[in-house]
Context: one part of a larger RNA
RNA sequence: AAGUAGCGAAAAUGCGGGGGAAGAGCCCGCACAUCGAAAACUCAAGGGUUCCUGGGCAAGGGUCAUCCUCCCAGGGUUAGUCGAGACCUAAGCUGAGGCCAAUAGGCGUAAGUGAUGGAUGAACGGUUAAUAUUCCGUUACCAAUAUUAGGUUAUAGCAUAGGAGGGACGGAGUAGGAUAUGUGGGGCCACUUAUGGAUUGUGGUUCAAGUGUGUAGGGUGAAGAGUUGGCAAAUCCGCUCUUCGUUAGCCUGAGACAUGAAUACGAAGGAGCUUCGGCUCUGAAGUCCGCAAAAGCCAUGCUUCCAAGAAAAGCUUCGAUGCGUUUUUAAUAUUGCUCGUACCGUAAACCGACACAGGUGAGUGGGGUGAAUAUCCUCAGAUGAUU
Numbered sequence: 001a002a003g004u005a006g007c008g009a010a011a012a013u014g015c016g017g018g019g020g021a022a023g024a025g026c027c028c029g030c031a032c033a034u035c036g037a038a039a040a041c042u043c044a045a046g047g048g049u050u051c052c053u054g055g056g057c058a059a060g061g062g063u064c065a066u067c068c069u070c071c072c073a074g075g076g077u078u079a080g081u082c083g084a085g086a087c088c089u090a091a092g093c094u095g096a097g098g099c100c101a102a103u104a105g106g107c108g109u110a111a112g113u114g115a116u117g118g119a120u121g122a123a124c125g126g127u128u129a130a131u132a133u134u135c136c137g138u139u140a141c142c143a144a145u146a147u148u149a150g151g152u153u154a155u156a157g158c159a160u161a162g163g164a165g166g167g168a169c170g171g172a173g174u175a176g177g178a179u180a181u182g183u184g185g186g187g188c189c190a191c192u193u194a195u196g197g198a199u200u201g202u203g204g205u206u207c208a209a210g211u212g213u214g215u216a217g218g219g220u221g222a223a224g225a226g227u228u229g230g231c232a233a234a235u236c237c238g239c240u241c242u243u244c245g246u247u248a249g250c251c252u253g254a255g256a257c258a259u260g261a262a263u264a265c266g267a268a269g270g271a272g273c274u275u276c277g278g279c280u281c282u283g284a285a286g287u288c289c290g291c292a293a294a295a296g297c298c299a300u301g302c303u304u305c306c307a308a309g310a311a312a313a314g315c316u317u318c319g320a321u322g323c324g325u326u327u328u329u330a331a332u333a334u335u336g337c338u339c340g341u342a343c344c345g346u347a348a349a350c351c352g353a354c355a356c357a358g359g360u361g362a363g364u365g366g367g368g369u370g371a372a373u374a375u376c377c378u379c380a381g382a383u384g385a386u387u
Stems, first nucleotide, its partner, number of pairs: 013031006032384004040364004046344002050342001051075006060068002080141002082340004087118002092113003098107003122139005142336010157323004162318004170305005176298002181292006187205005206264001210259003217252004221244007229237002265286001269282005306309001350359002366378003
């Protein structure tokens, strides 16, 4: 220079109360304002204690600070079913032997490893200062073992490797069904003007998995005989033939309905307690008729096209080899391992040297307007961005 530029989006603050040495900024309340396909909610990645409580104000905070994602101390993450492993494989990687190579090493068979994929059994409510599909309550499901009660005595069943099926898949288009959800009109319940009554008005009218039933819809011929194929075998698959058929049967299948639910949830008021934050008890109605409506469900459907669209295991079935006589259904009981689980997560906690106007994958995402997830306004919810 100069107490000058600036103090990081022009979403916005004001008042009252509180504690405090001290308050524009902290806490509480009221009003106002901002977002509302987000500036709300839930996960993944990444971070790693930042979470909660008590205490503190040197430094950090672009100002102050009694406040903090800062400092100190203590506390906090509970699983048979969620995710990962005890299952499977893809690209890729490793790679016994092997091939190649001055050394180092490179490639690669068997084999292994490896999710971003396949397989796989739980929901609702309550609770903590901080966890919850994990704790608690209720109602379930899966696997193994045992007991009891039935059925059964077939070369059943188990193990191993194998055959076959299945798993199992592309693009585009697509009518329909139904649900979430929303909305309209009644009914019912509660509240509502000093008081009583009536009207008007405001608010509410909710509930899962599982189990039973098997609907809208979708798919599919069935039985018998034969046997050159499926590295051996086969009653399985494939192929051939015969008979009967275009209906039935079988497979699949949302939703609805019933149950779950005499539970839970559910507003104001009342009663009691209180550390004044709240806590405990009591506790209403809880239905009918429509309308709209999903890119989620039926659906890995259906139609169509050519460029013809993973693998393996679980699963089903067939016989072979070995063991070998019981096996199956229902009910009841018992058992159910290891790791993750706090918190942020369009952000002041991740990546950007910063509490940085940048970047960051997936799901949910109400109402009015509207073709719409646009626009503007607004619920729930969250904020007013640290002069």
This is a predicted structure of a 387-nucleotide part of an RNA (large-subunit ribosomal RNA, domain III) from a Bdellovibrionales bacterium. Model confidence (mean pLDDT): 80 of 100. RNAcentral holds the full RNA, with entries from ENA. The source organism's lineage runs through Bacteria, Pseudomonadati, Bdellovibrionota, Bdellovibrionia and Bdellovibrionales.